[in-house]
RNA sequence: AACUUAUCCAGAGUGGUGGAGGGACUGACCCUACGAAGCCCGGCAACCGUUUUGCAAUGCCAUGCAAAAAAAGGUGCUACUUUCAGCAGAAUGAGAUUCAUUCUGAAAGAUAAGUG
Numbered sequence: 001a002a003c004u005u006a007u008c009c010a011g012a013g014u015g016g017u018g019g020a021g022g023g024a025c026u027g028a029c030c031c032u033a034c035g036a037a038g039c040c041c042g043g044c045a046a047c048c049g050u051u052u053u054g055c056a057a058u059g060c061c062a063u064g065c066a067a068a069a070a071a072a073g074g075u076g077c078u079a080c081u082u083u084c085a086g087c088a089g090a091a092u093g094a095g096a097u098u099c100a101u102u103c104u105g106a107a108a109g110a111u112a113a114g115u116g
Base pairs, nucleotide, nucleotide: 002115003114004113005112006111007110008109013041015040016039017038021031022030023029025086026085027084028083042078043077044076047074048073050069051068052067053066054065055064056063082108087105088104089103090102091101092100093099094098
C1' cells in the first nucleotide's frame, strides 16, 4: 500500500505567529487582508490507554463484555451535518420521461483500534 471493525446532525478561540490561500476529489455553494493554510498556545471529545464496579459456575490471576469516573499518557478534532450533491432505489409534487423536494441504502472520504 491493502484488509477488518466502530464512529462521523453533539462539542471546542475576540490568543500568538504567519502572510494567501482554504473547505479530500468533481460540480455547486461558501470561508478568507475585519487576515487563508501551516506552526505554537489554549480548548473540545473520550477511540486506545487508566481507575472502579458488575457479569461470564469460581477463592485468586488473566481475558472478554457492560456500566461509571477521571483526563497523567498515545492519537484525533477545534467555520458550514463528512458544507451539500455525486451511485442505486422509494415516496410526493409538477409535468412529460425530465425537474424539484424528502427519505433509505451504498460508494468515496476522515478518525480511531487491530491485522499486515